[in-house]
RNA sequence: GCUGAUCCUGCUGGAGGAUACUGCUAUCGGAAUCCUAUUAAGCCAUGCAAGUCUUGGAGCCGCGCAAGCGGUUCCGGCAAACGGCUCAGUAACACGUGGACAACCUGCCCUUUGGAGGAGCCAAACCCGGGAAACUGGGCAUAAUGCUCCAUAGGCAAUGGACUCUGGAAGGAACCAUUGUCAAAAAGAUACAGCCUAUUGCGGCUGUUUUCGCCGAAGGAUGGGUCUGCGGUGGAUUAGGUAGUUGGCGGGGUAAUUGCCCACCAAGCCGAAGAUCCAUACGGGCCCUGGAAGGGGUAGCCCGGAGAAGGACACUGAGAUAAGGGUCCUAGCCCUACGGGGUGCAGCAGGCGAGAAACCUUUACAAUGCGCGCAAGCGUGAUAAGGGGAUUUCGAGUGCCAGCAAUGCUGGCUUUUCUCAAGCCCAAACAGCUUGGGGAAUAAGUGGAGGGUAAGAUACGUGCCAGCCGCCGCGGUAAUACGUACUCCACUAGUGGUAUCCGCUCAUAUUGGGCCUAAAGCGUGUGUAGCCGGCUGAACAAGUCCUUGGUGAAAUCCUAUUGCUUAACAAAAGGAAUUGCCUGGGAUACUAUUCGGCUCGAGACCAGGAGAGGUAAAGGGUAUUCCAGGAGUAGGAGUGAAAUCCAGUGAUCCUUGGAGGACCACCAGUAGCGAAGGCGCUUUACCAGAAUGGCUCUGACGGUGAGACACGAAAGCUAGGGGAGCGACCCGGAUUAGAUACCCGGUUAGUCCUAGCCGUAAACGAUGCGGACUAAGUGUCCUAGUUCACUUUUGUGAAUGGGGGUGCUGAAGCGAAGGCAAUAAGUCUGCCGCCUGGGAAGUACGACCGCAAGGUUGAAACUUAAUGGAAUUGGCGGGGGCGCACUACAAGGGGUGGAUGCUGCGGUUUAAUCGAACUCAACGCCAAAAAUCUCACCAAGGCCGACAGCAGAAUGAUGGACAGUCCAAAGGGCUUUCCUGACGCGCUGAGAGGUGUUGUAUGGUCAUCGUCAGCUCGUACUAUAAAGCGUCCUGUCAACUCAGGUAACGGGCGAGACCCACGCCAUUAGUUGCAAUCUUUUCCGAAAGGGGGAGAGCACUCUAGUGGGACUGCAGUAGCAAUACUGAGGAAGGAGUGGGCUACGGUAGAUCUGUAUGGCCCGAAUGCCUUGGGCUACACGCGGCAUACAAUGGAUAAGACAAUGAGUUCCUAACCCGAAAGGGCAAGGUAAUCCCCUAACCUUAUCCGUAGUUCGGACUGAGGGUUGUAACCCACCCUCAUGAAGAUGGAAUCCCCAGUAAUCGCGCGUCACUAUCGCGCGGUGAAUAAGUCCCUGCGCCUUGCACACACCGCCCAUCAAGCCAGCCGAGUGGGGCUUUGAUGAAACCCAGUUCUCAAAGGACUGUGUUAAUUCUGAGUUCCGCGAGGGGGGC
Repeated sequence: GCUGAUCCUGCUGGAGGAUACUGCUAUCGGAAUCCUAUUAAGCCAUGCAAGUCUUGGAGCCGCGCAAGCGGUUCCGGCAAACGGCUCAGUAACACGUGGACAACCUGCCCUUUGGAGGAGCCAAACCCGGGAAACUGGGCAUAAUGCUCCAUAGGCAAUGGACUCUGGAAGGAACCAUUGUCAAAAAGAUACAGCCUAUUGCGGCUGUUUUCGCCGAAGGAUGGGUCUGCGGUGGAUUAGGUAGUUGGCGGGGUAAUUGCCCACCAAGCCGAAGAUCCAUACGGGCCCUGGAAGGGGUAGCCCGGAGAAGGACACUGAGAUAAGGGUCCUAGCCCUACGGGGUGCAGCAGGCGAGAAACCUUUACAAUGCGCGCAAGCGUGAUAAGGGGAUUUCGAGUGCCAGCAAUGCUGGCUUUUCUCAAGCCCAAACAGCUUGGGGAAUAAGUGGAGGGUAAGAUACGUGCCAGCCGCCGCGGUAAUACGUACUCCACUAGUGGUAUCCGCUCAUAUUGGGCCUAAAGCGUGUGUAGCCGGCUGAACAAGUCCUUGGUGAAAUCCUAUUGCUUAACAAAAGGAAUUGCCUGGGAUACUAUUCGGCUCGAGACCAGGAGAGGUAAAGGGUAUUCCAGGAGUAGGAGUGAAAUCCAGUGAUCCUUGGAGGACCACCAGUAGCGAAGGCGCUUUACCAGAAUGGCUCUGACGGUGAGACACGAAAGCUAGGGGAGCGACCCGGAUUAGAUACCCGGUUAGUCCUAGCCGUAAACGAUGCGGACUAAGUGUCCUAGUUCACUUUUGUGAAUGGGGGUGCUGAAGCGAAGGCAAUAAGUCUGCCGCCUGGGAAGUACGACCGCAAGGUUGAAACUUAAUGGAAUUGGCGGGGGCGCACUACAAGGGGUGGAUGCUGCGGUUUAAUCGAACUCAACGCCAAAAAUCUCACCAAGGCCGACAGCAGAAUGAUGGACAGUCCAAAGGGCUUUCCUGACGCGCUGAGAGGUGUUGUAUGGUCAUCGUCAGCUCGUACUAUAAAGCGUCCUGUCAACUCAGGUAACGGGCGAGACCCACGCCAUUAGUUGCAAUCUUUUCCGAAAGGGGGAGAGCACUCUAGUGGGACUGCAGUAGCAAUACUGAGGAAGGAGUGGGCUACGGUAGAUCUGUAUGGCCCGAAUGCCUUGGGCUACACGCGGCAUACAAUGGAUAAGACAAUGAGUUCCUAACCCGAAAGGGCAAGGUAAUCCCCUAACCUUAUCCGUAGUUCGGACUGAGGGUUGUAACCCACCCUCAUGAAGAUGGAAUCCCCAGUAAUCGCGCGUCACUAUCGCGCGGUGAAUAAGUCCCUGCGCCUUGCACACACCGCCCAUCAAGCCAGCCGAGUGGGGCUUUGAUGAAACCCAGUUCUCAAAGGACUGUGUUAAUUCUGAGUUCCGCGAGGGGGGC
């Protein structure tokens, strides 16, 4: 790191240590058992790595007067079997450890003892040959510590005798006799002494208690050989192996036992405690890691083994099957005169190759050791020493102080290191040590900074690009994650990366895990091996425990020791450890073993009961179907609705009889039985098991159970029957976009029986079997009792408590939780099975089983960061329940959708048709007014840079301009000059401005969910936690409104309350309002009367301030209550009506083009100004409106009644002109005063008479008017003329519950002009409902979920393209092992011949044995390639 969050399971990554390689970097020294182990036990040029002895012998050469010395060759002795290298093979007595040899050997060395008599033979040299070479042939001499023969001592074998010694035991040793056979030696060398000889001699002889050697015997030591117990590895997808195999007898062979080999005889031997086979691997001490148990490693050091290019063989020797000795074969390489020869670095250096990967062709035998030698000494790539390598480890340094303008500089100080010189040390050097001189001088990097994980809320660049990243994850224009810089962090002469191992990881769990649901209990039983096993007595001492002795090499490890300046390191001593094995003695609780006893485990027997337990036979029952008869007529059947289908050849329906197969209603029950699968009509027979009970019997006989065996639903298979109903397949009919389905009509296998096979299921309680223990409560079945009641009896019922089964609830406990809880998933115990991330995959291959289908067993490559369990909160559901809403329905009214016009949008067009908004929640919206302006768009022309720095500038910066010309126009440009007089866009930065970009960087505002009733907190409580509770339930309400219940009690934001308007009343006030009454005046009129004015007045209306009024208050009914319904009174009644206000939040909703604002961009243009155009286009599509289609109407005439508002660049009376729009003149009004201002629908009267009309008014023509600089694109109005579509509108859809809809006009906003728009105002004034959740949605509760970007979710299979690994595969190529046959080099044994005086030895021949090599056939196994096929992963 899985989730929105949680707990768990589980894996992946990561921090530590170690080994190798590698990137960057690097001052010095010490130490190390470090440095071609890992790959190629691949191949090697060159040099060196084993010699020595003259006191064993013979020659030759050199030096020397000589004595003598040196070199070299051959014979001879010893060594070369050690040391050094490597790890291929080997799963084995190879190794470790402990034993054994009564079955053995041992040179040099040590001890004891005894000896050494005689005789003979060979080489080099010298001469003569062959050959390219390597080498080799022949001849003549001679010597020895060389070789041979004879003798002596002696050995070996057999037989006989005797019976002594050792010992656990004689086959051993020792003794005697006989026979056979074999059979020693160097009378050397040297020293000293003496003697002899003499041209010379290194000459000869004798002696010796000189020294070194020689031979025999016995013993020791050392080193080896053989045998053996135990130990250390993976696979059973390797289960059987074995013919010299196992044993015996007799031979052969060996130092020695043994089938080691041979002949004969017998048929054994090994194996589930894992034989055989395959794979892998030198073993151990030790090393790494770990707290430990373990796990991993073991090249380097030590011990043991094995090997020397691959393979085989012997010789010599004390010792080898020897590789720096030999022979042969194979492969490679080299030389060659082509005849023939040579060679083996897994010794030290070094080279090539391979590879990620590993040094110098150095010095010395001075030290240590080894070989030879009497010794001196010689040899030694063993070893010692140096060089190279940061491979590991240890130590030191890269300075210290002060000042200043402080990431640095300057000054002072010191000298570890450094450098120079001399001495010591060393085989010689290096290094080191001592002394002195110089001089801060010569010396810091690597990795990282999003989390894990210490360290940047830094800058710039980049823009899902480039890149980073172990894992999670960063990057799509503000990247703390990329790159660079700065700063910081960690370690430091180092620091990062890659690979591998251990640890963290209780993540293979012995210590120390699990299996109801996460991976995991075999479908069930019987039972073999194994494991485990009741009470009690005795014996024994195998396990166990204590103790003694031996051994477990050294190094490694530990320790107040010592030595290098310290440390690392080294040395010495002691200890620990090596967890082990062997051995002597003891203990006896437990386990085992043996011998007894017991009854509680287990089993047996008996008794009466219970049961769908099993097998077989017999009998029965209802229904379906079919057949036949009767009766009867038009439908039946079927479905959501239909159709196919049946039926006039008579169905369905009713009735009678018959046939046949299957099945067994009710009873029937979380009742019973069975191991599970499973078992249901009745009766009988046979068989089996369980429970209860008992003065019975046996006496641990038991539990579990790998393999094995048996049983085992359904489907399926084989053979033969049977076939009524049902019914895969199939055929029709429907449904559907399709419908290989669901629904309907038919129907075959099958279902049934007999016999056999299959062997699997969600074969589930997803819970293996047995035993013991651990609170309660309540049902039910079986059973033997007790008490009571009833019953003539058998018996029945109730209560109670015992045993056994089967259910529910529940404490403790357990569990991740859900839950389990005496029928455990609790606490213990015995045995078995199974699990170890997901996928690939229960697949492939192999094997076994099966007639087949298929089953059982059962991987890997590859891929992946998750897969999963339980529970939580949301969201969702064509889940459920309750409640609600005219942007829901129902009941209604009026529309839209069709026509024409207006307007907005899309599309198209265009130089431009600026832009924004797109379901509800864009579209008469932004825009409460696009002719210019607006204006952002297009065409054309012109203008502008604060500030800083730098070019330039009185040789004139800058600004202006007559005329002409270009132009739509313009000192805007150009031509032409003139005026002005100090700054300076020519350059670099930087600004002003931007309706440029980002509404996904933002503020603010608004829309919408929402005309909703929700949202949340404190404390307490519950849960491991996310969370829950409260906020739930019941009733009620418009409402989380209120009431009652309740582990909750309270609070807040919303709702409500509140504010405004309207409706009633009262009061205050009375002008510009009112005007009843009174007074007065004027005009008209004959009068009645009417109109106007003025003054009192404020009653009424009105205006606008203040109050009152309504609260379920009253009555009744229902209810615990909240409240609901009805009624009264009242202007108003249950929220009076209508507004305002509108929660936590969601929608990355809209707006950067109202303003504000971060980042980015333009910056002489994306800024500013001007002219003209465009936003007004028009095949078309959509939305919103206006006007209509007419008679509830149109036209004409007359008549009546409003309210809200507006007015000084304004509203404009009256009057005049005009047919009208309008014009002229001109009072009043800054407004309850004047004006806009005639309201209209309506009423009355007349005409029209159902027509495209006297409906409708679009379009168009002509003539006028107004605003404005301007009316062409592109305004409005008037008059006349013109008179289109349209006759009530498809699917679909919108609004509305009362002064509402509908209808009618009026005002205002914008505004120079322009209203079919928006906002208000009043006039006339309905229908229907008072309900529901069906549609669309909303709220709450509940339920399921694999969803959480949340159903516009998630996700399955196939197909297309690409990549990857593996499987099958006709075949083809190669390797290992085993084996058949052939070949048969070489060696050896034996025999023979020959050379030789003889012996030894050589040569040759033959038989035999071992047997390499080569050829060949077969088996088995592994690997490579492979057309094509099929699946899998990404």
The RNA shown here (small-subunit ribosomal RNA) has 1434 nucleotides and comes from a metagenome. The sequence is in RNAcentral, with records from SILVA. Rfam family: Bacterial small subunit ribosomal RNA.